[in-house]
Molecule: SAM riboswitch aptamer (S box leader)
RNA sequence: CGCUCAUCCAGAGGGGCAGAGGGAUACGGCCCGUUGAAGCCCCGGCAACCCUCCAGUCGGUUCUCGUCCGCGCCACGGCGCGCCAGCGGGGUCCCCGGCUAGGGAAGGUGCCAAAUCCGUCUCAUGGCGAAACGCGUCAUGAGGAAGAUGAGGA
Numbered sequence: 001c002g003c004u005c006a007u008c009c010a011g012a013g014g015g016g017c018a019g020a021g022g023g024a025u026a027c028g029g030c031c032c033g034u035u036g037a038a039g040c041c042c043c044g045g046c047a048a049c050c051c052u053c054c055a056g057u058c059g060g061u062u063c064u065c066g067u068c069c070g071c072g073c074c075a076c077g078g079c080g081c082g083c084c085a086g087c088g089g090g091g092u093c094c095c096c097g098g099c100u101a102g103g104g105a106a107g108g109u110g111c112c113a114a115a116u117c118c119g120u121c122u123c124a125u126g127g128c129g130a131a132a133c134g135c136g137u138c139a140u141g142a143g144g145a146a147g148a149u150g151a152g153g154a
Stems, first nucleotide, its partner, number of pairs: 001153001003152006013043005021032003026120004044112003049108002051104003055100006062091006069082005116146001121143009
């Protein structure tokens, strides 16, 4: 940064300074906060994105077998070449990559109230508003938007 992908109902807090706000933004709701908010510092922790170990599996690679096409050679049995052409079967785990399950935590980030605190837009289903359509509203579910974090890209 109008970029790409993944994740976001789990987890993890004490102290010091500070002194009134905070939960991204707007609105609505609901919370947190003078038993001390934001911010800064110290220490601690959580997690496992980057990193790393192991197993399995798939693909590539490679090996082999069969089949088949073109060209060339032939002693007519075949042989060579075509990215060891193409298609199909099988094997291997040396190398590369993907996925799945599990383990690790030194380092780079991140995070440590509440689902990203909840809603807002769309769709579906159901309830209610005197039947249906429509509309409104509530609930549940799915998706989206926006945002956050990481890994990458420009």